c-di-GMP-I riboswitch aptamer from a Desulfobacteraceae bacterium, 85 nucleotides, folded computationally. The model forms 95% of the base pairs in the Rfam consensus. The sequence was found by an Rfam model in a public genome assembly. Its Rfam family is "c-di-GMP-I riboswitch aptamer". Rfam's curators write: GEMM was predicted in a large-scale screen for bacterial structured RNA regulatory elements. Its mean pLDDT, the model's own confidence on a scale to 100, is 87.

RNA sequence: CGAACGAAAGGGCAAAACCGUCAAAAGGCGGUGACGCAAAGCUACGGGUCUAAAGCCGAAAGGAUAUGAUCGCCGGGCUACCGAA
Repeated sequence: CGAACGAAAGGGCAAAACCGUCAAAAGGCGGUGACGCAAAGCUACGGGUCUAAAGCCGAAAGGAUAUGAUCGCCGGGCUACCGAA
C1' cells in the first nucleotide's frame, strides 16, 4: 500500500396517511410524515402484479388487449460511502 472479515461513528433513502399537482387509470412528482431499507442507488432485460385511454369484439352491459405503470414483488445486469481490533 492492497485484499478478506468486521465493531463503531457520521451520513443516506423514505411506507401508510394527509395536502398540492400531472395522468383516462394504474401510478408519477413536490410538501408534511417515518413503516421500513446495507444497495429502498440505477436499469422494465426475464417472470409476476396493477391499470385499460385509443383501437378491436359486442345490440348493450361488458370482454380481451400494453404501447401505460411498478426496481419498496422476485430474479438478472450496471455502479457504489466509512473501516477499530